[in-house]
This record gives sequence, C1' cells and structure tokens, in this order.
RNA sequence: GCUCCUUUGGAGCAGUGGUUAGCUCAUCGGUCUCCGAAGCCGAGGGUCCGGGGUUCGAAUCCCCGAAGGAGUU
Repeated sequence: GCUCCUUUGGAGCAGUGGUUAGCUCAUCGGUCUCCGAAGCCGAGGGUCCGGGGUUCGAAUCCCCGAAGGAGUU
C1' cells in the first nucleotide's frame, strides 16, 4: 500500500429498514437481616464513532473520514 472485520449506557454484548434502542454485569434506592452477602422489587445512565447521501422512515443500506484489530506484499 491492498483486502477484510469491529465501533451501540461505566463494562461485555444483542438488535437482518417500521413499537419508546434492549439484555447481562456494575452503580444507586427499597425489601430482607442483629449487621452484611445472596435473593427479590425498582431507578438513573446511550439521540448507536464523526460527516454526508438514499428512503415516507436508517443503529441497520450507500459514500467519505476516524480509532482499533487481522491477513497479505
């Protein structure tokens, strides 16, 4: 240099053009307990890496760029 993959709450991940973007863990509150842990109930936190385009409608499709990774010369 070329090809391919990944990027979504604090962390790890789903989401195959149409409901309000979800799940687990973590955090916080409540419950329970003599106190804690575990269990149970609940809450906060993301406009989906950036920009542009297509579409009635985009996390999802297309283009350009960024960061990380793999292969190859």